[in-house]
C1' cells in the first nucleotide's frame, strides 16, 4: 500500500489521563458527548479467525498466561441497481414501508 478468501442482526465496561468532540471517508439523516468526546492507559470481559485437540473430511470440543480483534446503536441508517405493497401523478416519474443484491468498510487468514 495491493490483491485473494471468510464473516459482519448475536455477544462483551469500569477505573486513571485527557480536554472537545465523536458514530472510517464525502453528502444527508439520526443519535453520543463538560452527568466528559477523540486519543492514550490499568485493569476487567466477549467471541472463537488463525493456532491448540478430537476426526479422513464435514465438523466438534476447550482456553483466555498462543497471535490477532472486539467491547451505543445490523458496518447506526441513506447514497447505486432490482423488486414486493401502499400512496400521488398520469406515463415520465415521485413518495412512504420492506426485501434482495452491489459498493465502501471493518477483522482474520493467505499472498505479491
Nucleotide at each position: 500500500u495491493c490483491c485473494u478468501u471468510a464473516u459482519c442482526a448475536a455477544g462483551a465496561g469500569c477505573g486513571g489521563c485527557g480536554g472537545a468532540g465523536g458514530a472510517a471517508a464525502c453528502g444527508g439523516g439520526u443519535c453520543c458527548u463538560g452527568u466528559g468526546a477523540a486519543g492514550c492507559u490499568g485493569c476487567g470481559g466477549c467471541a472463537a479467525c488463525c493456532g491448540g485437540c478430537a476426526g479422513a473430511a464435514a465438523u466438534g470440543c476447550a482456553a483466555a498466561u498462543g497471535g490477532u480483534g472486539c467491547c451505543a446503536a445490523u458496518u447506526c441508517c441513506c447514497g447505486c441497481g432490482c423488486u414486493g405493497c401502499g400512496g400521488a401523478a398520469g406515463u415520465a416519474u415521485c413518495c412512504g414501508c420492506g426485501g434482495c443484491g452491489g459498493a465502501a468498510g471493518a477483522u482474520g487468514a493467505g499472498g505479491g
A computed fold for a 112-nucleotide RNA, annotated as SAM riboswitch aptamer (S box leader).